[in-house]
RNA sequence: UCAGUGAAUCGGAUGGUUGCAGAUCUUCGGAUUUGAGGAAAGUCCGGGCUCCCAAGAGACAUGGUGCCGGAUAACGUCCGGCGUGGGUGACCAUAGGGAAAGUGCCACAGAAAGUAAACCGCCUCGCAAGAGGUAAGGGUGAAAGGGUGCGGUAAGAGCGCACCGCGCCUCUGGUAACAGGGGUGGCAGGGUAAACCCCACCAGGAGCAAGGCCAAAUAGGGAUGAUGCGAUGUGUCUCUUCACAUGUCAUCCGGGUCGGCCGCAUGAGGUGUUAUCGUAAGAUGUACCCCAGAUGAAUAACCAUCCCCUCGAAAGAGGGACAGAACCCGGCUUAUAGAUUCACUGAUAUU
Repeated sequence: UCAGUGAAUCGGAUGGUUGCAGAUCUUCGGAUUUGAGGAAAGUCCGGGCUCCCAAGAGACAUGGUGCCGGAUAACGUCCGGCGUGGGUGACCAUAGGGAAAGUGCCACAGAAAGUAAACCGCCUCGCAAGAGGUAAGGGUGAAAGGGUGCGGUAAGAGCGCACCGCGCCUCUGGUAACAGGGGUGGCAGGGUAAACCCCACCAGGAGCAAGGCCAAAUAGGGAUGAUGCGAUGUGUCUCUUCACAUGUCAUCCGGGUCGGCCGCAUGAGGUGUUAUCGUAAGAUGUACCCCAGAUGAAUAACCAUCCCCUCGAAAGAGGGACAGAACCCGGCUUAUAGAUUCACUGAUAUU
C1' cells in the first nucleotide's frame, strides 16, 4: 500500500422566536424546570406486579428445552470451553442426548435399500446348454457389508499382515464435555428422531382493557315514617262500615352506569479514568444523581451561524439514515444514510 476478520462508538452542534405536555412556585398576569430510542418497532421468549384458582406431593396429557461448565430474578439469553464442518489465515457456522426399546420411511434407478443381493464381469467343470465358486473390477443410486497397500488364491475375499478408521478393555490429563497413550477384536442389524417415539429437565390460567378506591342525573330495588279512603284487589254470603296491600310524598340505605382517582415512574435504576474478586458473562462495595409519564394521547415549527456529503470554476443550490414511549424490567429478532476508533490476519514493497 492492497485485500480482509472481529469488537465498539457516534448517528448533526449552538443560539433565538413562537407553541405543546408534566412538575413546582405564584401577586393568577405569569415564572422556573424537565420532555423519546438504540432500536421506543415485531410482541417472539423470560420475569416483576395483579387477579382467578387450589394446581402445590405424585401421576397422566400437552407444550417446550437438549454437548460440558459457569452467570442470572429467570430465560429458548449471555460468557468460557469441547466436538464436527468451512476458510491459507484472523475467524466463521453449528437443533450437537438416544438408531442394539419399538414402529415407520428410504422416491426414481438398480440384481439387491437390510439380519440384502448377483445384471455385466472373473474363475472351475462342461462340446454346448448349463451347474458351482466369487464380490476384486464395471454399472445404478443421495446412500451398496470399512479404506490404502502387500501377501495369498483357480478366481477372489479381513482369508492373513502393516498403517488409517471403528468397537471393547484400560491408563494418564481435565470439575466436565473431551483429549492423548497402551492393549485387544478382523469389523459388526446402513441412513433418517426440526418422523412417531424413548430418556432427562422445565411449565396452573389470564393479563394494566390486570386490579383497587370514590361516585352524578335518570330509571329501578329495599327500610322507616307520613298521607288517603279517590281508584283497584283481598278479607265476612251480600251491602255499608272497617282493616290490609297496591298508590302518593319525605328521609335513609345499598348495587350498577357516566365520570374521576390510584395502580404509574426510587427501580433486578443510572453515572464514574472508582475499589476488590473473576479469562469473561458478572458479583460485592463505594461516591454522586433523580432522568418522559400523556390518555381525541405533549415531546413541535421557523430563523441564523457552524459541521458533514453531493453538484458547481466560483457565487450558490440540494441533502443529513432507520424510526415515535403508553405498567415496568432482562433478552432475542428485524430496520438503520453516513462517519469514527481499537485489535488482528494474508499478500506485496522499502528500511